[in-house]
Context: one part of a larger RNA
Molecule: large-subunit ribosomal RNA, domain I
Organism: Proboscia alata
RNA sequence: GGUUUAUGGGGAAUACCUUGGCAUUCAGAAGCGAUGAAGGACGUGGUUACCGACGAAACAUUUCGGGGAGCUGGAAACAAGCUAAGAUCCGGAAGUAUCCGAAUGAGGAAACUUUUAAAUAACUAUUUAUUUAAUUAAUAGAUAAAAUAGAGUGAACCCAGGGAACUGAAACAUCUUAGUACCUGGAGGAAAAGAAAGUAAAAACGAUUUCCUUAGUAGCGGCGAGCGAAAUGGAAACAGCCUAAACUUAUAAAUCAUAAGGGUUGUGGGACAGUUGUUAUAAAUUUGUAAAAGUUAGAAGAAUAAGUUUGGAAAACUUAACCGCAGAGAGUGAUAGUCUCGUAUUCGAAAACUAAAUCAAUUCAAACUGUAUCCCAAGUAGCAUGGAACACGUGAAAUUCCGUGUGAAUCUGCGAGGACCACCUCGUAAGGCUAAAUAUUACUGAAUGACCGAUAGUGAAAUAAGUACCGUGAGGGAAAGGUGAAAAGAACCCCGGUAAGGGGAGUGAAAAGAACAUGAAACCAUAAACUU
Numbered sequence: 001g002g003u004u005u006a007u008g009g010g011g012a013a014u015a016c017c018u019u020g021g022c023a024u025u026c027a028g029a030a031g032c033g034a035u036g037a038a039g040g041a042c043g044u045g046g047u048u049a050c051c052g053a054c055g056a057a058a059c060a061u062u063u064c065g066g067g068g069a070g071c072u073g074g075a076a077a078c079a080a081g082c083u084a085a086g087a088u089c090c091g092g093a094a095g096u097a098u099c100c101g102a103a104u105g106a107g108g109a110a111a112c113u114u115u116u117a118a119a120u121a122a123c124u125a126u127u128u129a130u131u132u133a134a135u136u137a138a139u140a141g142a143u144a145a146a147a148u149a150g151a152g153u154g155a156a157c158c159c160a161g162g163g164a165a166c167u168g169a170a171a172c173a174u175c176u177u178a179g180u181a182c183c184u185g186g187a188g189g190a191a192a193a194g195a196a197a198g199u200a201a202a203a204a205c206g207a208u209u210u211c212c213u214u215a216g217u218a219g220c221g222g223c224g225a226g227c228g229a230a231a232u233g234g235a236a237a238c239a240g241c242c243u244a245a246a247c248u249u250a251u252a253a254a255u256c257a258u259a260a261g262g263g264u265u266g267u268g269g270g271a272c273a274g275u276u277g278u279u280a281u282a283a284a285u286u287u288g289u290a291a292a293a294g295u296u297a298g299a300a301g302a303a304u305a306a307g308u309u310u311g312g313a314a315a316a317c318u319u320a321a322c323c324g325c326a327g328a329g330a331g332u333g334a335u336a337g338u339c340u341c342g343u344a345u346u347c348g349a350a351a352a353c354u355a356a357a358u359c360a361a362u363u364c365a366a367a368c369u370g371u372a373u374c375c376c377a378a379g380u381a382g383c384a385u386g387g388a389a390c391a392c393g394u395g396a397a398a399u400u401c402c403g404u405g406u407g408a409a410u411c412u413g414c415g416a417g418g419a420c421c422a423c424c425u426c427g428u429a430a431g432g433c434u435a436a437a438u439a440u441u442a443c444u445g446a447a448u449g450a451c452c453g454a455u456a457g458u459g460a461a462a463u464a465a466g467u468a469c470c471g472u473g474a475g476g477g478a479a480a481g482g483u484g485a486a487a488a489g490a491a492c493c494c495c496g497g498u499a500a501g502g503g504g505a506g507u508g509a510a511a512a513g514a515a516c517a518u519g520a521a522a523c524c525a526u527a528a529a530c531u532u
Base pairs, nucleotide, nucleotide: 001531002530003529004528005527006526007525008524009523016482017481020452021451022449023448024447025446026445027444028443029441030440031153032152039100040099041098042055043054044053046078047077050074051073052059061094062093063092064091065090066089070082071081072080105114106113107112115118123150124149125148126146127145128144129143130142131141157188158186159185160184161183162182168175172222198205199204209236210235211234212233219227220226240433241432242431243377247261248260249259250258251257266411268376269375270374271373272370273369274368275367276366283363286361287360288359293354294353295352296351298347299346300345304320305319306318307317309316321338322337323327329341330340331339382406383405384404385403386402387401388400389399392418413428414427415426416425417424469476470475489516492504493503494502495501
């Protein structure tokens, strides 16, 4: 020096655990905000740095219910108190709620300054009233009033306006990625769509939406890469309505206009002229009434003992019982149906909310015949041209939408059936509303898991995580769990610097001794044996 073994140190793996996460299902809720939100700043405690709670009425106030013995948050300790005259605690309602923030008296470098001290006073819109130009009437405008409304914020879902590139095509330009990401605007609990100028094909169907199928089919496509339907059929859910016009009346009248009636359709309808007939059925009308039910605290809730077994401890073991509409689950010094909390089942609300049966009022209907005078949505449809959307890249390109130009017809009308024409068939554009089936989950409750178990699972399991820390900033972004059943957290003695640390003693089942459960390897040390 090496090897082996043993004993320690060091280190944190491994197995075990779970306060935290992840995913899904069902139900609720789907907003909050000028009655000042979301989000913050600063304060409030006997001692109070942090978190949480609260707001100068500040670890809380009032009241109505629940509950029934302890309580003064996480969080110990000391001090001082509260409580059967019912505290703490749980739930409903109310009061208070500094300052900033849409922030709104004015200003401002947010949480500050300032004035006349702000619903007599931010701004905008609306309504009403009074006024009032060029310009006679009128209008714009002005002034005043009104707590009438808006503004801001919020995860996804939805609609609309804009709108990429990397990428793929094994390069790349049409194309693709993709109308995606992203930006902006807007709305709702859903949104959008929606009651045929439809789909079809010689037979018919009968608003919209979603799913399955049709089908990776028909098609589109530097016919490359790729893109990619629809009808039919089967399901979910079902619901239909209101205007404009013709015509009549009223106000006003030269005209325009306003209001009321009328009318709403495709086997065309309505007006118009006649005729018949009706108060009852139905309800996405509106206004009251509001039963039963549910939500927001809770309550009752069966049944086991022994042992000279083991153990620190019994729920284990042995013996003998019991309950069960309850043998879901969790806890208790090891594994408990019968110890505790619960579970099955049953019951429960002063107050607020949800939803609304029922009842009452309110509003609302039709049919036939005739005639062919009137009406049936106009700068519209169509066409030309330039674009876009349609699965469809301009193509033979229908259909839909937009810019520019042009520009019809009124039922003997007009549109569609994938250029176009004829025939045939289907529909009735240029106004509007409409529940359900569908999408999503920041949030609340219940439940589940061949999901994770501290380098995993959220970035984050802990009194201090979007924290510490980094960056001018946008932004980036951690590490860190486990004594024990119970602190019983080591009185006292000794060494030492009135240390650190250690040795006794004591606690404990065990030092597990707070750098604390288990405690692998690397690495370090000591001892012994063998060997050079």